Predicted 3D model of a 73-nucleotide RNA (transfer RNA) from Methylococcaceae bacterium TMED69. Rfam family: tRNA. Taxonomically the source falls in Methylococcaceae (Bacteria, Pseudomonadati, Pseudomonadota, Gammaproteobacteria).

[in-house]
RNA sequence: CGGCCCGUAGCUCAGGGGUAAGAGCAGUGGUCUUAUAUACCAUGUGUCGUGGGUUCAAUUCCCACCGGGCCAA
Numbered sequence: 001c002g003g004c005c006c007g008u009a010g011c012u013c014a015g016g017g018g019u020a021a022g023a024g025c026a027g028u029g030g031u032c033u034u035a036u037a038u039a040c041c042a043u044g045u046g047u048c049g050u051g052g053g054u055u056c057a058a059u060u061c062c063c064a065c066c067g068g069g070c071c072a073a
Stems, first nucleotide, its partner, number of pairs: 002071006010025004018056001027043005049065005
C1' cells in the first nucleotide's frame, strides 16, 4: 500500500429501511436474613465510531475518514 470483517448500554452481543432502540451479565434501590450470599421485585438521559450523501423516512443503504482484527505482499 491492497483485500475482507467488525464498531449499538459498564461488558458480551442481537437488530440489515417504517417511527419511544433491545437481550443476557454487571451496577443501583427494595423484600427476605442477626449479617452476607442465593432467590424475588423494580430500575437505562445509549450523541447506534465521525462527517457527508440517497430517501417521505437511515442504527440499517452508499461514499470518505477514524479505530480494532484477519489475509496477502